[in-house]
Molecule: small-subunit ribosomal RNA
Organism: metagenome
């Protein structure tokens, strides 16, 4: 400190996810010790049992036990039970923090100080006796004591009535002093007899409480107005005390956009988790406050409470009951059931610490201290240490050599933590007691003896023994770890990209391996990475964002100067910020966790002093910000009224006649009832040609004929006057294009809507003919647009060119120019910004002020709610739930029914064909036991097949064989081999005849070759899989491309070069450039072929010479050919153009000219093109079969369909006679002559040739003669009978050919569509591969021998430059919307049901308080009557639960409904993206 994910690929925006730390946890798997801590986060559900608050006989009296001291129990009484424990529902509030304040107050026990405790009196429990009752409980009489209760007396400085003085201080007031009125106390107890503990009255103090203010303290404005005790006053009531706390009156007030009321949700804090901080979360253990105690109300008691283990009452719930009534409240320890992913013993002790009550010993104490349960968390320790290579064995891998686990075991040598045994054995205890002493009387100081739950534990010695002690996730990338096997988009993985469809480092298993470790992994949750809410520390032209615009209210923010002030502000000083925690020193537990000790802040608050820059207050001064006055000037800047022509329509008449008029083409449609066309003339409404401009005005919207009136704003220029008046703008309020909408006018022309034509598969469009709202006017609504510079208002700063507009000043005779303010409008640019295009004084530079708005995509600007609106909508403005993205620029492809430039038999012009017929042959279909298999647009389909009767062959039937047909190695046995009978379709099975080789070795034997039989290792596969592959080929395409290296731009991916001008076939040259050079392709180089020289003449050839039927033959070697060398074409020459270039165009020589003519030669890729059935080969599959033999059958089937060929239709022709000219080949299991037989295939024969000598071979078209005469023919042969030949073991399925004899379609072929630019196309015929036979096919070859290209508009194909794109699997690309189908969450919805609440009436328990005429009544008074007081019963105010209709909010539910979302290849069109085919 950062990674992963959007794209082919960058760069930037933006979201998702990751790695880190924590945790009161859970869960999975494992699990050894000890320490120290922690442990219902959920039902504040409900609780069984024990337990958690008593305690004082030195208050008191009674009863029991005891000889007595004493003890004991129940009560009166005192003091405690308001502490310490839980909990956290309530509650957004002075509740809590924090500072402050009480002049408005209380405090029991405790501490100081001042005074004093005098003398009376009447009762009651307890007990006793009678009684009711199931139980709780009680009822009458009767007796008794106190520190229980009450009179009296005494008392001040205490309270309190009234005057009056001082003196302070903070407003109401406070303190003191004087005089005077009234009130108002007390208990006793113990003993060492002097004191201890108590008691009352002050008065202080401490401690604790109780009120008030300041500031702080969550979310929602889809809560926006709340508020009658409400706000304040007067005057009482009440409290301890202020107060509307509570009542009576009076006044109408308070509170709120700085957030009132409302709704939700929640204890607060110290702290804790995170993180550099700043912040974000959090409030569990520990501390403080608060609240609360089954739910609701309510007082008593008391200093203190509205009381958790008191009390009344309602109500739920539980138990008891005799049916009458009555008991109870673990949110205390412990426990139990629920409820949940989940959270412990119903131990032990009060020995410590600390509380309660005592004088005191003691008691009590589930507070605590200890245990135990849990790996729940930290923190420490072990599971062993050295040595040990045959690198064991096993497993794993493997190229089989081997390597890996791995010093890891084994196996020698040690140690002895921790657990086990077994001895020893503590601190934690020191007081309280009791004894002596000393004083300041609080103690203190020395001595005694006795107090331990943990616990016989910590600790510590000994023994024995490596023995008892390691797992849990991960290994594709982020992220550290690789590989086998199974498994086959299945099972499954996943935190995010993703991964699994037969060779998975991603699933699951094994072997390694990597991480952490008594723990590992999930999963939850916070923080952080996220500068992803930005204060520190973002943004808003296209990526989410500037409000359509102006006006102006709060509010921010705001010039110069002087002089006060001292709110911010800055300094210093004080106070408080509990402990604990954090940091820093240091110390104790062996160390750590953990405990003790000690210091210190930072910052908040609060009070005090100082300063006075600056920012606010306050009072001046100024003139630059702005204003206002005076002058001139520009405008399509408003509103109002008048008014002009041109066009359109439309109405009148006049000429006039047949079509208008629309369109890619047409059709509706007007028209002989006279249209259009043309003149005259009239009526209507709406817009304003030219001028026009990148012009002008206006805040936006937006504004254009012309005149005139009213009227707003702006610019320049003088000078002169205010004297900061400015800026900005939440709320507001105005204005606001078109559309809509109301009402009443207007209505010519466009024109939704509708309507007819057309198009079309369809066509509710697009194109046409019509045509109603509207569009206009007027007076309202409405309030939105791509209302945009997609760029909020101001202000001030920052290089420059050019152009225009007002305007002003110079120059100038003048008009131009031209120079120079100032306001504005465009076009370029520098720095600088920017992601990147861009912006650039009109900023998107540099800064200041102020508003407004963004936070991932969808849902959704959508629901609901509110607000406005007649309405149509507008404004405000969510969530469930989905995705891993959605977006911007820019780059490189590649596309385009975009441009441009150019080529190509690519179109045009030709010439011939194909699509129609038959046949041949291939394909798909179909059939079939098979009809093997492969090819599938171009670039499968006369293709693999350069040749399927049998082999071939790979398929079908049957039939036979299993180490097999062929191959290696082992054993045994036999030479091998020939030859032959029998059975059989054969394959084979059998019987039999012959043979006895060659090599070592004396000899027995042994080996090579070979053949049977066995065994097994292992062969065999034309099985799969061309999407695992080599290697081959096909294609774009012989098209001119395709790249690098180094510099150089760019943040970059890239780009440059390779782009331009020009030239070519050519990225061919060439000129110019931020490029210089290179490479693979182009060209050349090679071959054949056109001329010629030259060598060499046999088998070739022959001018002359002789010779022959015949270069036959002598001779010859000039020619011709032949096949070796060589020569020639280089834009090299001339002329023109062209940039003095590349090059082009003519021309001249030349056989031959601008690549001469063919051919071989195919850059980097593309098509997951073809091919596993040529061949190689991974892998996967069969092994008495998917191998392998054999016989037959099939690959040749046939209503069809298609491709590719042949032959034709005929007269440039058939047919028949006669007759000429080749070239390139093959030839020995082969060509085969002459001769001969046959109509003939062809027999028969065997001459010659391994070939420039023989043969195959006879060239056809061609030439001539001669017939045919336009018919289905003398054309044209299909079919099909007969008869034959060859070849072969065999022509039946299923060969070729001959002859004779039939004689089918067919008379130039629809839409369509292929070939060809010169020795080509067209036509003509030989030859050769294969091959026993079997080409109309395929290779060659060669005679004959043309037409035509003006040209690139247009189809196709391709280069190349640019241009757009939502493509990148690259348009056979992407993508919309409705339907139908599943499934999710949501919105309406008649309604039905709940909660919370609000007013407003009804009941009014239980109590406080007021009343009490009716009852009761011991303390004082009174001689008695009776009175004073007290109590109660009734009533009354208040009020809890309830209860009745109404409202509000909110949940969850609903038949149906609505639209979203998502899903596997579903219908149905093609909306958008390219000019997306209607931008």
């Nucleotide at each position: 400190a950062g990674a992963g994910u959007u794209u082919g690929a960058u760069c930037a925006u933006g979201g998702c996810u990751c790695a880190g730390a924590a945790c009161g946890a859970a869960c999975g798997c494992u699990g050894a010790u000890g320490g120290c801590g922690u442990g219902c986060c959920u039902c504040a559900u409900a609780c069984a049992u024990g337990c958690a608050a008593g305690u004082c006989g030195a208050g008191c009296g009674c009863a029991u036990c005891g000889c007595a001291a004493g003890a004991u129990g129940a009560g009166c009484g005192g003091c405690g039970a308001a502490c310490g424990g839980g909990u956290g529902a309530g509650u957004a509030a002075c509740g809590c923090g924090u500072g402050a304040a009480c002049a408005a107050u209380c405090u029991g026990c405790c501490u100081c100080a001042a005074a004093g405790u005098g003398g009376g009196g009447g009762a009651u429990a307890a007990c006793c006796a009678u009684u009711c009752c199931a139980a709780c409980g009680g009822a009458u009489g009767g007796c008794u004591a106190a520190u229980a209760c009450c009179g009296c007396a005494u008392a001040g400085g205490g309270u309190u009535c009234a005057g009056g003085g001082a003196g302070g201080g903070c407003a109401u007031c406070c303190u003191u002093c004087c005089u005077u009125u009234a009130c108002g106390a007390a208990a006793g107890c113990a003993u060492u007899u002097a004191u201890g503990c108590g008691c009352u009255u002050u008065g202080a103090g401490a401690u604790g409480a109780g009120u008030u203010c300041g500031c702080g303290u969550c979310c929602c404005a889809u809560u926006a107005g709340c508020u009658a005790g409400u706000u304040g006053g007067c005057g009482g009531g009440g409290u301890a005390a202020c107060g509307g706390c509570c009542c009576a009156c009076c006044a109408a007030g308070g509170c709120a956009a700085c957030g009132a009321u409302g709704g939700g949700u929640a204890g607060c804090c110290g702290g804790c988790c995170u993180g550099a901080g700043a912040g974000g979360g959090u409030g569990u253990c520990c501390g403080g406050c608060c609240a609360c105690a089954u739910u609701g109300g309510g007082a008593c008691u008391g200093a203190g409470a509205u009381a958790c283990g008191g009390c009344c009452c309602a109500g739920a719930c539980u138990c008891c009951u005799a049916c009458g009534g009555g008991a109870g409240g673990c949110a205390g320890c412990a426990g139990u059931a629920g409820g949940g992913a989940a959270u412990u013993u119903u131990g032990c002790g009060c020995a410590a610490u600390g509380g309660g009550g005592g004088a005191a010993a003691c008691c009590c104490u589930g507070a605590c201290g200890c245990a135990g349960c849990a790996a729940c968390g930290c923190c420490a320790u072990g599971u062993g240490u050295g040595g040990g290579a045959u690198g064991a064995a096993g497993c794993a891998u493997u190229u089989c050599g081997g390597u890996g686990u791995g010093u890891a075991a084994a196996c020698c040598a040690c140690u002895g933590u921790c657990g086990g045994c077994a001895g020893g054995g503590a601190a934690u205890a020191a007081a309280g007691c009791c004894c002596a002493c000393a004083u300041u009387u609080a103690u203190g100081u020395g001595g005694g003896g006795g107090u331990g739950a943990a616990u016989g534990u910590a600790c510590c010695u000994g023994c024995a023994g490596a023995g008892g002690a390691a797992g849990c996730c991960c290994c594709g990338g982020c992220u550290a770890a690789c590989u086998u096997c199974g498994u086959g988009c299945c099972a499954g993985c996943a935190g995010c990209c993703g991964c699994g469809g037969u060779a998975a480092u991603a699933c699951g298993a094994g072997g390694g391996g990597g991480g952490c470790a008594a723990g590992u992994g999930u999963u939850g949750u916070u923080c952080g990475g996220a500068a992803u809410c930005a204060c520190u520390g973002g943004g808003c032209g296209u990526a989410a964002a500037g409000g359509g615009a102006g006006c102006g209210u709060a509010g921010g923010c705001g010039g110069a100067u002087g002089c006060u002030u001292a709110a911010g502000u800055u300094g210093g000083a004080u106070g408080u910020u509990u402990a604990a925690a954090a940091c820093c020193g240091g110390g104790g537990c062996c160390c750590a966790a953990c405990c003790c000790c000690g210091g210190g802040g930072c910052g908040g608050c609060a009070u005090c002093c100082a300063a006075a820059a600056c920012u606010g207050g306050g009072c001046g001064u100024c003139u630059u910000g702005a204003a206002u006055g005076g002058a001139a000037c520009a405008g399509a800047g408003g509103c109002u009224a008048g008014u002009g022509g041109a066009a359109u329509u439309g109405g009148g008449g006049g000429u006039g006649u047949a079509g208008c008029g629309g369109u890619g083409g047409a059709a509706u449609g007007c028209g002989u009832a006279g249209a259009g066309a043309u003149c005259c003339c009239c009526a209507a409404g709406a817009a304003c040609a030219c001028c026009a401009a990148u012009u002008g005005c206006g805040a936006a919207g937006g504004c254009a004929g012309c005149u005139a009136g009213c009227u707003g704003g702006g610019u320049u220029c003088a000078c002169a006057u205010u004297g900061a008046c400015g800026c900005u703008g939440a709320g507001g309020c105005u204005c606001g294009a078109a559309a809509g909408c109301a009402u009443g006018g207007g209505g010519a022309g466009c024109a939704a809507a509708c309507a007819g034509g057309a198009u079309u598969a369809g066509a509710u469009a697009c194109c046409c003919u019509g045509g109603u709202a509207g569009u206009c006017c007027a007076c309202g609504c409405u309030g939105u647009a791509a209302a945009c510079g997609a760029u909020g208002a101001c202000a001030a700063c920052u290089a420059g060119u050019u152009a225009u507009u007002g305007u002003g000043g110079g120059u100038u005779u003048a008009a131009c120019c031209c120079c120079u303010g100032c306001a504005g409008u465009a076009a370029c640019a520098a720095a600088g910004c920017u992601a990147a295009c861009g912006c650039a004084u009109u900023a998107a530079g540099u800064u200041g002020u102020c508003c407004g708005c963004c936070u991932g995509g969808g849902g959704a600007g959508u629901a609901c709610g509110g607000u406005c609106g007649c309405a149509a909508g507008a404004u405000u403005a969510a969530a469930a739930c989905u995705c891993a993205a959605a977006g911007g620029a820019a780059u490189u492809g590649a596309c385009g029914g975009g441009g441009g430039c150019c080529c190509g038999c690519a179109c045009a012009a030709g010439c011939g064909g194909u699509g129609g017929a038959u046949u041949a042959u291939g394909u798909g279909g179909u059939u079939u036991a098979a009809u093997u298999c492969g090819a599938a647009g171009c670039a499968a389909c006369g293709c693999g097949c350069a040749g399927a009767a049998c082999c071939u062959u790979a398929c079908c039937u049957g039939g036979g064989c299993u180490u097999g047909a062929a191959c290696u190695c082992c054993c045994a046995c036999g030479a091998a081999g020939u030859c032959g009978g029998u059975a059989g379709a054969g394959a084979u099975a059998u019987c039999g005849a012959u043979g006895u080789g060659c090599u070592c070795g004396c000899a027995a034997g042994g080996g090579a070759a070979u053949g049977u039989g066995g065994u097994g290792a292992g062969a065999g596969g034309c099985g799969c899989u061309g999407c695992a592959u080599g290697g081959c080929u096909g294609u774009c395409g012989u098209c001119a491309g395709c790249u690098c290296g180094u510099g150089u731009u760019g943040u970059g991916a890239a780009a440059u070069g390779u782009u331009g001008g020009g030239u070519u076939a050519a990225g061919u040259c060439u000129c110019g450039c931020a490029a210089c050079g290179a490479g693979c392709g182009c060209a050349a180089c090679c071959c054949c072929u056109a001329u010629c020289c030259u060598u060499a003449g046999u088998u070739g050839c022959c001018a002359g010479c002789a010779u022959u039927a015949a270069g036959u033959u002598g001779g010859g070697c000039a020619c011709u050919c032949u096949a070796g060398g060589g020569a020639g074409a280089c834009u090299g020459c001339c002329u023109g153009g062209g940039u003095u270039a590349a090059c082009c165009a003519g021309g001249a020589g030349g056989a031959a000219g601008g690549u001469g003519g063919g051919g071989a030669u195919g850059a980097c890729g593309u098509c997951a093109a073809g091919u596993c059935c040529u061949c190689a080969u991974g892998g996967c599959c069969c092994u008495u079969a998917u191998g392998u033999c054999c016989a037959g059958g099939g690959c040749u089937a046939c209503a069809c369909a298609c491709g590719u060929a042949a032959u034709a239709c005929a007269a440039u022709g058939g047919c028949a006679g006669a007759u000429a000219c080749a070239g390139a080949g093959g030839g020995a299991u082969g060509c085969g002559a002459a001769c001969u037989c046959g109509c003939g295939a062809g027999g028969g024969g065997g001459a010659g040739c391994a070939a420039a000598u023989c043969c195959c071979a006879a060239a056809a078209a061609g030439u001539c003669u001669g017939u045919c005469u336009c018919a289905g023919u003398c054309c044209g042969g299909a079919u099909u009978g007969a008869a034959g030949u060859c070849u072969g073991c065999a022509a039946c399925u299923c060969g070729a050919c001959u002859u004779c004899g039939u004689g089918a379609a067919g008379u130039u072929g629809g839409a369509a569509u292929c070939g060809c630019u010169a020795g080509u196309a067209a036509u003509c015929g030989c030859g050769g591969a294969u091959c026993a036979g079997a080409a109309u096919g395929c290779c060659g070859c060669g005679g004959u021998g043309a037409a035509u290209a003006c040209g690139u508009u247009c189809c196709c194909g391709g280069g190349c430059c640019u241009u757009g794109u939502a493509c990148a699997c690259a348009c056979c690309g992407c993508c919309c919307g409705u339907c139908a189908c599943a499934c999710c969450a949501u919105g309406g919805g008649a309604g039905a049901u709940g909660g919370c609440u609000c007013a407003a009436c009804c009941u009014g328990a239980a109590g406080c308080c007021g009343u009490g005429a009716c009852c009761c009544u011991a303390a004082c008074c009174g001689u008695a009557a009776g009175g004073g007081g007290g109590g109660g019963a009734g009533c009354g105010u208040c009020c809890a639960c309830g209860g009745u209709g109404g409202g509000g909010c909110u949940g969850a539910u609903g038949a149906c409904u609505g639209g979203g979302g998502u899903g596997a290849a579903g219908u149905c069109g093609u909306a958008a993206c390219a000019a997306g085919g209607u931008a």